[in-house]
RNA sequence: UAUUUUCAGGGCGGGGUGUGAUUCCCCACCGGCAGUAUAGUCUGCGACCUGUAAUUCAAAAGAUUACGGCUGAAUCGGUGAAAUUCCGAUACCGACGGUAAACCAAUUCUACUUGGCAAAGUCCGGAUGAGAGAAAAUG
Numbered sequence: 001u002a003u004u005u006u007c008a009g010g011g012c013g014g015g016g017u018g019u020g021a022u023u024c025c026c027c028a029c030c031g032g033c034a035g036u037a038u039a040g041u042c043u044g045c046g047a048c049c050u051g052u053a054a055u056u057c058a059a060a061a062g063a064u065u066a067c068g069g070c071u072g073a074a075u076c077g078g079u080g081a082a083a084u085u086c087c088g089a090u091a092c093c094g095a096c097g098g099u100a101a102a103c104c105a106a107u108u109c110u111a112c113u114u115g116g117c118a119a120a121g122u123c124c125g126g127a128u129g130a131g132a133g134a135a136a137a138u139g
Stems, first nucleotide, its partner, number of pairs: 001139007013027004028122002030094002032045004040092002049069008074090005096125003103116004
């Protein structure tokens, strides 16, 4: 350097309210890859979402490829040659779709019902997917 194979994301336990919530409230719990003094919060990347072009197609949708866009959150003290990475303390952050009540509307009122709106880092789903990359084998 080439080919092939394998691997490559974790977490709701207890209490409260309620007809109903692992979704609200209190406590709890979790942390992809590379770099660097050991990092969810630094730097870069992946994932999610998304634009354009080409190919495929009768066309659309979808798919594939290329080039883009978007992309959350940390401070103080200590040790040290070196740490926003370790130790101590106190904070903060977490894609998209689904899912309750309340609320709004349908109807003069209440209830029911139907519709709208609609709450998750931890549940369900796309995903038995994709992938930053890691390891091994062979030449």
Overview:
This is a predicted structure of a 139-nucleotide RNA (FMN riboswitch aptamer (RFN element)) from uncultured Eubacterium sp. The sequence is in RNAcentral, with records from MGnify. The prediction has a mean pLDDT of 78. Lineage of the source: Bacteria > Bacillati > Bacillota > Eubacteriaceae > Eubacterium.